[in-house]
RNA sequence: CGUGGCGAAUGGCCAAAUCUCCGCGAGGGCGGAGACCGGGGGACCCAACACCUGGGGUGAAUCCCGCCAACGGGCGGGACGGGCGCUUCUGAACCAGCCCGAACCCGACAGCUAACCUCGGCGGCCACGUGGCUCAGCCCU
Numbered sequence: 001c002g003u004g005g006c007g008a009a010u011g012g013c014c015a016a017a018u019c020u021c022c023g024c025g026a027g028g029g030c031g032g033a034g035a036c037c038g039g040g041g042g043a044c045c046c047a048a049c050a051c052c053u054g055g056g057g058u059g060a061a062u063c064c065c066g067c068c069a070a071c072g073g074g075c076g077g078g079a080c081g082g083g084c085g086c087u088u089c090u091g092a093a094c095c096a097g098c099c100c101g102a103a104c105c106c107g108a109c110a111g112c113u114a115a116c117c118u119c120g121g122c123g124g125c126c127a128c129g130u131g132g133c134u135c136a137g138c139c140c141u
Base pairs, nucleotide, nucleotide: 010127011126012125013124014123018035019034020033021032022031023030024029036121037120038119039118040117041116046111054109055106056105057104058103062079063078064077065076066075067074068073080101081100082099083098084097089137090136091135092134094132095131096130
């Protein structure tokens, strides 16, 4: 000097996944409360009303075609859905680029749904960081 690995701080990403306070503990942490964010159940009205492979929920995570498999799934293509700008003061649209399209839960049962009831706030990642273009707000001149 270069490269690789680990850890911390700092700055960021997905997601509802955050903040504050109180008590206990030597500490790691444990318990509780509130704010805020998110999910489920649940009337009138509306919708639905038959049969069949039961049905349903969280989530972007579904559908179609072809081939290989043979019940799971793999590869390719298409439609559609989702994420990424730390170098934008804030927010948003569009084009392109790069990625994702999983996993889990309820247990015969749930349309919407005011009041009301109830549950969750985990986890996983990154290290000079995608390139343009347009609109609105704010600030300055």
This is a predicted structure of a 141-nucleotide RNA (c-di-AMP riboswitch aptamer (ydaO/yuaA leader)) from a Chloroflexota bacterium.
The source organism's lineage runs through Bacteria, Bacillati and Chloroflexota.
The sequence was found by an Rfam model in a public genome assembly.